[in-house]
Molecule: RNase P RNA; transfer RNA
Organism: soil metagenome
RNA sequence: GAGUCGGCCAGGCGGUCGCUGCGUACGGAUUCGUCCGCGCGUGGAGGAAAGUCCGGGCUCCGCAGGACAGGGUGCCAGGUAACGCCUGGGGGGCGUGAGCCCACGGAAAGUGCAGCAGAAAGCAAACCGCCAACCCCAUCGGCGCAAGUCAGUGGGCGGUAAGGGUGAAAUGGUGCGGUAAGAGCGCACCGCGCGGCGUGGUAACACGAGCGGCUAGGUAAACCCCACCCGGAGCAAGGCCAAAUAGGGGUCCUAUGGUGUCGUCCGCACCGGACCCGGGUAGGCCGCUUGAGGUGCUCGGUGACGCGCAUCCCAGAUGAAUGACUGCCCACGACAGAACCCGGCUUAUCGGCCGACUCGUU
RNA sequence: GCCGGAGUAGCUCAGCUGGUAGAGCAGCUGAUUUGUAAUCAGCUGGUCGGGGGUUCGAUUCCCUUCUCCGGCU
Repeated sequence: GAGUCGGCCAGGCGGUCGCUGCGUACGGAUUCGUCCGCGCGUGGAGGAAAGUCCGGGCUCCGCAGGACAGGGUGCCAGGUAACGCCUGGGGGGCGUGAGCCCACGGAAAGUGCAGCAGAAAGCAAACCGCCAACCCCAUCGGCGCAAGUCAGUGGGCGGUAAGGGUGAAAUGGUGCGGUAAGAGCGCACCGCGCGGCGUGGUAACACGAGCGGCUAGGUAAACCCCACCCGGAGCAAGGCCAAAUAGGGGUCCUAUGGUGUCGUCCGCACCGGACCCGGGUAGGCCGCUUGAGGUGCUCGGUGACGCGCAUCCCAGAUGAAUGACUGCCCACGACAGAACCCGGCUUAUCGGCCGACUCGUU
Repeated sequence: GCCGGAGUAGCUCAGCUGGUAGAGCAGCUGAUUUGUAAUCAGCUGGUCGGGGGUUCGAUUCCCUUCUCCGGCU
């Protein structure tokens, strides 16, 4: 100088006036439960409060039994309340490196798909090309009295997959031998496969020996197979008090029926249910914030994390608070704001600080 | 707050199991007509809301994000 990874902060200090939760002195009201006014003290958004993409707590439904369907996850081991998250490891890819990225089970269970191009796209095939071997035909020339024979040329029947060409993909690569020309046809090295063997590892897997001339191309974020997981709905859940009430009219289903918190069937419980019109009431309280909580220390563990001790209380509204004006300073301030609560992921984000490490130059 | 659905031409919509994106209306040109409309013939017009991934290949499959619409007291 360039870069990688991890952690932290989120303008600072004041003044005046407000908003809101809690506690409390005083005054007033009171149905003795509390309420109102005013004063004082004290708390008052985030790392993402966001998207609602996963997982759980909590609550209700019928504690959710069985089968099918449906959905999700997908190398191995561990952590956790749980997870699609995290940690460690294996394999593959990228980078000089620190390090980063990966939906990373199965294509020798079956089915499907591959437009165009190309000879051929899945029990492969032969367009151009290559081929003095073998078989057949024609023709010309030499030799021979002749039957014929020798060499050449052309064609057919064939051989071949080295080379060319097409494509995203064409049955392994290089070299030597071999051959008519060729080819794993043979050999050496490399690559590939093996549900079998040995060694190491909890395992994924790695290494080694051996075997196989290569059989077994791609696609599963196509159907599918395998393993594991999933009952549904969501605080507008749900409960209590008060108010209101006439349970009015119509249509449909009607016991082989209907309803009972996803679908279908079985099982179980109950006897009404669905929709429309009209009318009444639409106030308050609980749920609500003490929690898988924060901070510090010890111990165990490579780590995620766990055990133990001490200490702290840190928003809780319901038209819904955290604001307005102003003084000084600087590096001139981003993305954005709780609404039942947590653990993650993802996305948005001005700038600054700290720690560890890598590469280059001196 | 919670739960669902949809983005394709100027407008309204197709496009299902991946293989060059279509239809109607609108627009433009020509024909027809004295002229216009209607009619006939032809043509133009597409980041498939944005980004990334899987695949040889994505409007289609997967992830993420933006916008719009609907339902629940």